Predicted 3D model of RNase P RNA and transfer RNA as a complex of 432 nucleotides. The coordinates come from a structure-prediction model, not an experiment, and the mean pLDDT is 77. It holds a member of the Rfam family "Bacterial RNase P class A".

RNA sequence: GGACUACGCUGGGCGGUCGCGCGCUCGUCGAACGAGCGUGAGGAAAGUCCGGGCUUCAUCGGGCAGGGUGCAGGAUAACGUCCUGUCGAGGCGACUCGAAGGAAAGUGCCACAGAAACAUACCGCCGGGUUUUCCCGGUAAGGGCGAAAUCGUGAGGUAAGAGCUCACGGAGCGUCGCGGUGACGCGCGCUCGGGUAAACCCCACCUGAAGCAAGAUCGCUCGAAUCGGCCCCUCGGGGCCCGGGUGCCCACCCGAACGAGCAACAUCGCACCGAGGCGCACGGUAACGCGCGCCCCAGAGAGAUGGCCGUCGCCUCGCAAGAGGCACAGAAUCCGGCUUAUAGGCGUAGUCCGUUU
RNA sequence: GGUGGGGUAGCCAAGUGGUCAGGCAAUGGUUUGCAAAACCAUUAUACGCGAGUUCGAAUCUCGUCCCCACCUCCA
Numbered sequence: 001g002g003a004c005u006a007c008g009c010u011g012g013g014c015g016g017u018c019g020c021g022c023g024c025u026c027g028u029c030g031a032a033c034g035a036g037c038g039u040g041a042g043g044a045a046a047g048u049c050c051g052g053g054c055u056u057c058a059u060c061g062g063g064c065a066g067g068g069u070g071c072a073g074g075a076u077a078a079c080g081u082c083c084u085g086u087c088g089a090g091g092c093g094a095c096u097c098g099a100a101g102g103a104a105a106g107u108g109c110c111a112c113a114g115a116a117a118c119a120u121a122c123c124g125c126c127g128g129g130u131u132u133u134c135c136c137g138g139u140a141a142g143g144g145c146g147a148a149a150u151c152g153u154g155a156g157g158u159a160a161g162a163g164c165u166c167a168c169g170g171a172g173c174g175u176c177g178c179g180g181u182g183a184c185g186c187g188c189g190c191u192c193g194g195g196u197a198a199a200c201c202c203c204a205c206c207u208g209a210a211g212c213a214a215g216a217u218c219g220c221u222c223g224a225a226u227c228g229g230c231c232c233c234u235c236g237g238g239g240c241c242c243g244g245g246u247g248c249c250c251a252c253c254c255g256a257a258c259g260a261g262c263a264a265c266a267u268c269g270c271a272c273c274g275a276g277g278c279g280c281a282c283g284g285u286a287a288c289g290c291g292c293g294c295c296c297c298a299g300a301g302a303g304a305u306g307g308c309c310g311u312c313g314c315c316u317c318g319c320a321a322g323a324g325g326c327a328c329a330g331a332a333u334c335c336g337g338c339u340u341a342u343a344g345g346c347g348u349a350g351u352c353c354g355u356u357u
Numbered sequence: 358g359g360u361g362g363g364g365u366a367g368c369c370a371a372g373u374g375g376u377c378a379g380g381c382a383a384u385g386g387u388u389u390g391c392a393a394a395a396c397c398a399u400u401a402u403a404c405g406c407g408a409g410u411u412c413g414a415a416u417c418u419c420g421u422c423c424c425c426a427c428c429u430c431c432a
Base pairs, nucleotide, nucleotide: 001353002352003351004350005349006348007347008346009345010344012312013311014310015309016308017307018306020040021039022038023037024036025035026034027033042328046339047338049337050336051335052334053333054211055210056209057208061250062249063248064247066207067206068205069204070203071085072084073083074082075081086100087098088097089096090095101202102201106200107199108196109195110194122143123142124139125138126137127136128135129134151169152168153167154166155165156164170192171191172190173189174188176187177186178185179184215268216267217266219262220261221260222259223258228241229240230239231238232237242255243254244253245252276295277294278293279292280291282289283288313326314325315324316323317322358428359427360426361425362424363423364422367381368380369379375412383399384398385397386396387395405421406420407419408418409417
C1' cells in the first nucleotide's frame, strides 16, 4: 500500500421564521379562545414470525386431541432468542455457516430406465448336466440401467468369486476402559444391515384459549324459556335428571344462568415508575448478573411530530460561475428477540499478500 | 391495530411429490353471397418472487411481495 474478518457507533449539523399535537401556568367562575413555558418517531417505529407482562373466559384441576421445539452446558421473566463449547461443512488465514435426536421399532414412498429399488442374476465369469440352441447351481470382481445397486482402494485367496483373510480408510453398535459436568474425544472389541422423518411415526421436553378493536365502570329493549323438576331427610342439607358455561371428556360452578339489538366520538386500561435509560465499580471467557449515583423521555378523535429561508458538511454533473440531491423509512397497549429494507461516515481489535528497512 | 384466507396462460379453474387437466377467449381452415353459429386443427404465453429439503417441488419448509375478507371499547 492492497484485499479482507469480527465487534461496536452514527444515520446530516447550526440559526431564523410560519405552523401542528400533548401537558402545565396565567388571562375568565367554567368552556371555547389567547399568551408564556416544556415536550414531540426509529434503528428498524416495518413484517406480525416467536416469547412474555396485562386482561377476560366462575377456577384453570386432571386426561385426550391438537400445536411446538430437537447437539451439550449456561443466560433470561420467557423464547424457536443470546453466549460458550462439541461435531460437520467452507476458507491459505482472521473467521464464517449448520431445522445437528431416531431409518439396526413399525408403516408408506423411491416416477422413467433397469433382471432387480429390498429382495432380486439381464449380459458376463465359473462348475455340472446335456452337448453349438437349452437346463441346474455358484458368483455382486467386470458390463449395462439409474439420483441411488450388496463399505471403498490394494494384496492374498478361489473353479470363478465374495470382509472369506490381511493392510490402510469409512460407518454403526457396546451394562467395555481412560479423559470431560456434558455434547464428545482417544483406545479396545464386535458388525458391514440402500435412501427418505422440511412422509406418517417413535423418543425427550414444552404447551388451556383468545387477544388492548382484550377488557373494566355507569343503561334500555327484545328473544328463548318460565326464575328449574323429582326423590330422600335428623330440616342444616344431600342424590338423580334437565338447561347454561371459549376444542372434547371428567371434575367443578351457576339456575336466569344465556343470546341478540340499540345509542357518532364518555372515563379507565394508556403514557412519567418501567424485566426503564445513562455513567462508574465488581463477579463471570461471554451472554448476563449485582451494587451505587444521576435522569423522567411522544401519544391520540384509528388524526400531531411539518413547511420555507440562510449557512456549513457530503455526493453527482459542470472548465467555471453554478445547478440538483441528502439512504431505508412514520409510533398506536407495553416490553425482550428474530427477519426484512438501509446512501454514506466513524472507531477498536485482528488476518493474508506485496514492497521497503 | 389484530385475525383468517388466497396468488396456476388474457379470464375462470383442477391438480397436494414424478413431463400442469379442462372450459372461455385468440389464430388458421371448412361451411356461407357476407357474417354468426357449428365442425376441424393449432400455437405460445402459466405455477407471484428468492433460498432450502429431496434423485426430483406448483405441491413440503423458511423468508419476502401483492390481493381479499372479518373484528371498531359498547356499558